The part of an RNA shown here (small-subunit ribosomal RNA, 3' major domain) has 473 nucleotides and comes from an uncultured Bacteroidota bacterium. It matches the Rfam family "Bacterial small subunit ribosomal RNA". The prediction has a mean pLDDT of 81.

Context: one part of a larger RNA
Formats: sequence, structure tokens, C1' cells
RNA sequence: UGACGGGGGCCCGCACAAGCGGAGGAGCAUGUGGUUUAAUUCGAUGGUACGCGAGGAACCUUACCUGGGCUUGAAAGACAGUUGACCGUCUCUGAAAGGAGACUUUCGCAAGACAACUGUCUAGGUGCUGCAUGGCUGUCGUCAGCUCGUGCCGUGAGGUGUCGGGUUAAGUCCCAUAACGAGCGCAACCCCUAUUUCUAGUUGCCAUACCUUAAUUGGUGGAACUCUAGAGAAACUGCCAGCGUAAGCUGUGAGGAAGGAGGGGAUGACGUCAAGUCAGCACGGCCCUUACGUCCAGGGCUACACACGUGCUACAAUGGCCGGUACAAUGGGUCGCUACACAGCAAUGUGAUGCUAAUCUCAAAAACCGGUCCCAGUUCGGAUUGAAGUCUGCAAUUCGACUUCAUGAAGCUGGAUUCGCUAGUAAUCGGAUAUCAGCUACGAUCCGGUGAUACGUUCCCGGGCCUUGUACA
Repeated sequence: UGACGGGGGCCCGCACAAGCGGAGGAGCAUGUGGUUUAAUUCGAUGGUACGCGAGGAACCUUACCUGGGCUUGAAAGACAGUUGACCGUCUCUGAAAGGAGACUUUCGCAAGACAACUGUCUAGGUGCUGCAUGGCUGUCGUCAGCUCGUGCCGUGAGGUGUCGGGUUAAGUCCCAUAACGAGCGCAACCCCUAUUUCUAGUUGCCAUACCUUAAUUGGUGGAACUCUAGAGAAACUGCCAGCGUAAGCUGUGAGGAAGGAGGGGAUGACGUCAAGUCAGCACGGCCCUUACGUCCAGGGCUACACACGUGCUACAAUGGCCGGUACAAUGGGUCGCUACACAGCAAUGUGAUGCUAAUCUCAAAAACCGGUCCCAGUUCGGAUUGAAGUCUGCAAUUCGACUUCAUGAAGCUGGAUUCGCUAGUAAUCGGAUAUCAGCUACGAUCCGGUGAUACGUUCCCGGGCCUUGUACA
């Protein structure tokens, strides 16, 4: 100087407390360990691995296994030589890849061009090392810290500044001060959102006016309103009162759509963990080169005495079922989204129309109204299994999703323990998108609808500053 302490002081955080909802018990989904296997490819492993890389494993992907092939090679470049082809069509063999063969067949006067083959030099490797590396990322932590120049102090390591008194979300600011300044962080500048003004009105809107219709349904029209999207305004403790030297704090203060950082996002200092990644990519070294390269078929990654993580669905009456009837936002759509009609109980099919989209379309649920069930393993719950189908795709056996009928398991609120959350949040309800032929999505990322509880900081956990002890570095 640090680190540590079941030392002290001050402060903060869904850290505790006050609550709400879960996990741990059940079934299923998914990831992991283990076991099994010809193979169950590889990586990630306390926090910071385990619905993670994978934002989509039937083939492909695919890296693994079995078997069958190729060897300048699946692709690219250079040089030399040979041939006149290559391509295409077809035959045999084969699971395919591949192998064997037949037919057909160049341009240019020439130099040559082009193509294939042969040879040489390059190839190729998801093989090893993340403890040789770049780049990127996680974490402490959006915590308030980490440093430098000059000066001063100390023999020196080093200290001071950065400490102290206040204050703040903040090393934020003020006062004091052997320190005076400065940098990286904090904050602000950026984006979305809440209010409003102006500009602009189509595909959006419809108050007023006219015609029309069952109906803003359609038309004429309008530029008000909603909305769209561009430019501004607006919030600064600016004003008032109290406290305070100041910074600032307090107020059911005024005004205001919004008040003391209005809400959210992006943004992650010096560094820590030889943290993660050589399988995204790049790259040093090492290793393989008729194979550790490469092509193909089939299988595997989907196995299953078991253990753990993350989720979904439930155990019901604040509910289930049936009928009726409203209201979103974000997005997507031409190899596509499909209105509407018809067929089918349905998944879906057939026809047909609009839309390269503020125009057409995908397209809501909980809520609300009425009926029924009457506390039961049930009209709860839906696993499992049987049968019949639909769709995608060359192909659903290993191993897809969906529909209908039948079947109707466990489960009556879950031990010790443990997780999330403070406001349009939790909880709950549905919707969209990426990936994608199809889907294992109950995942991920977004979007809107309905919409709740906190005395406080003694204690647990983590962190910051000051101080103290130390047989630690």
C1' cells in the first nucleotide's frame, strides 16, 4: 500500500421487512448430469453452465457411427503437355455416390481462344492448444469509482490532491483545506414516450351540408376532429413560503399535460476472474495428407433403472361448458397473405376476388349478457392408448404438426428450503415476428387489453466511503 475480520462508524440496493404471485409434490415439454450405445458429434459447469451456442436435428443441416466410393481431390489459382472436345441423350451395374460403355460433337486464314484430361506447384482439415493470440462477450456494476501533471511531505515503498463538515442517484455540488489544476468515468448532448402549436391532407378522418343505403354503406364534398410525420414550444428548484453561510432540502404552495433525473431505452471508467469462445470469423505453433481430406446411402444427435435446472398445464365455482355480443397495438404478406361462396363435424379442400399494401388481407382473448353444472376425482383435469383422417415434403417407420371419435392416468394447493416483483409494475388475457417446406414454440424477442400491496433499516446477503487490528501478500 492492499486484502481479510463471527472489529467499529456512516450510507445504499426488492438486501431484509410489509405484501402479491410462484418454484420445491403431479403430468407433460425442454436443457443438463449419469447410464446405455456402432454412434448417442462438440462446446458451456458456483454466483457469471443447464428453453445456453441452436432465431427452428425427418433427408439436408451434421461436425458422430456403419457400409460403399474418390485421391490435384467438392470449390479456386498458376505453369507445362495431350486431345478436340465439354455439354447433351441413352444403356448396363449400383442403395446412392461412383464405375463401365454407346451416340452426338468446337470457333478462327493463322497466332490462338475455349473446354476436358494428364503432370507439377498450390489445396483441404468443425484435428489439438482460448494457458501462444486478435476480435467479440459475460461478471463485479450503470457500482462511483480509477488515475495523471506540477507542487509539497517522506531515506524509501509511498502519501497528499481523492481527507474533514454538509449535500446528492452520483469523486453531484458547496464550504473548509499544502495543495493547484486536469483526464477517463457521473450528468448532459442521441432515440422512444406523455402535452401543445404550425405545416401537410392520401390510401387515413367524417363535425357541418346535400344525395343515397338496412348501415359512413356509397358518392359529392370538407380540412374541423382523430391520426399520420416533419419542424418548433414546453421543466430550469424558474416563481412563492419555511430552514440553511452555501450547495441544497421541505411544502395537499401556485401555475402546468408533465415537478424536482416526468417514464423507458441506448450508453458499461481503470481493472478482476490465465472467466468464455481456435466450432462464427481471423491467426502463431503442432499434427493428418489414397486420410484426421472429400462424396454418398442408412442410422444417430429424439436412447432411459435414475438425479438436477428452466418452463407449460392443472388440481377447480373469482370456476368448467354452451349460446349471444363488444373493444387493441406491434408486425408480416407476390415461390406470399387471402376476403367471399360452396363441400366437410373439423383439420382442410374446391372455386373465386382484392392486395407489391395507412387502400386488400392475416385478425383478438380475458371482459360483458343469458343459460347450465352444485362441491364429486366431478360437465374439474387432461396424460396415455386405439381408430379414422388432413397438411407439408422426394420421403413422416426410427422421428412432424394438426383434426375428429373413443379412452380418460397422476393430481384435492405441494417438506426442508427457495425465486420474482414498487406502477400502468406484479398478476392475468390474448396478439405479432424472426428462424421456417413443415414443425417438437409450452422457448425467445416484441405488442397491446384488464389491473393490486410497503411501519421501517434491528437482523440476513451484496456493495461504497472513513477508521481500527493483523503471525497474510